RNA sequence: GGGGACGUGGCGAAACUGGCAUACGCGCUAGGUUGAGGGCCUAGUCCCGCAAGGGGUGGAGGUUCAAAUCCUCUCGUCCCCA
Numbered sequence: 001g002g003g004g005a006c007g008u009g010g011c012g013a014a015a016c017u018g019g020c021a022u023a024c025g026c027g028c029u030a031g032g033u034u035g036a037g038g039g040c041c042u043a044g045u046c047c048c049g050c051a052a053g054g055g056g057u058g059g060a061g062g063u064u065c066a067a068a069u070c071c072u073c074u075c076g077u078c079c080c081c082a
Base pairs, nucleotide, nucleotide: 001081002080003079004078005077006076007075010026011025012024019065027045028044029043030042031041032040033039046055047054048053058074059073060072061071062070
């Protein structure tokens, strides 16, 4: 230099043919149970906002009624070729 895969909550990750972004698991927080702890059960757990609502899929543009998903550029990690 050329080609390919991947990048989504705190962590692992799901999201089918473009159609509710956060399923499922872990962790964490609060409460219950316990003498106490573990375990188990219940609720909560991206950001802003009193709320309504808005924003958020590495970053920036574009296409579309609608984009994590398609297109362009770009950054990072890994692999292959030279």
Molecule: transfer RNA
Organism: Candidatus Omnitrophota bacterium